[in-house]
RNA sequence: GCUUUAUCAAGAAGGACGGAGGGAAAAGGCCCAAUGAUGUCCUGGCAACCCUGUAAAAGCUGGGUGCCAACUCCUACUCGAAGUAUUUCGGGAUAGAUGAGGC
Numbered sequence: 001g002c003u004u005u006a007u008c009a010a011g012a013a014g015g016a017c018g019g020a021g022g023g024a025a026a027a028g029g030c031c032c033a034a035u036g037a038u039g040u041c042c043u044g045g046c047a048a049c050c051c052u053g054u055a056a057a058a059g060c061u062g063g064g065u066g067c068c069a070a071c072u073c074c075u076a077c078u079c080g081a082a083g084u085a086u087u088u089c090g091g092g093a094u095a096g097a098u099g100a101g102g103c
Base pairs, nucleotide, nucleotide: 001103002102003101004100005099006098007097008096013043014042015041016040017039021032022031023030027075028074029073044068045067046066048065049064050063051062053060054059072095077092078091079090080089081088082087
């Protein structure tokens, strides 16, 4: 990198460095950001998946990965419902993220 599968409405912040954009990708919306975001590091925390011990289940111990603004921030493509309506709601697909397996 490709692929299979499960989950994606819950949960979890302080400090240091740094200094301008950031929230995956084109677009739109909305939001975060000099009261310092995004990022990196340290500490702390959460508890989703896997391994492990405890006879089993639940729970817990230890370990691996992950995560700690907003539903995966929302929409986009398609189907359906309501509506006069450019709006709202629901299902699915695509894309993405994470775990586990395969190549």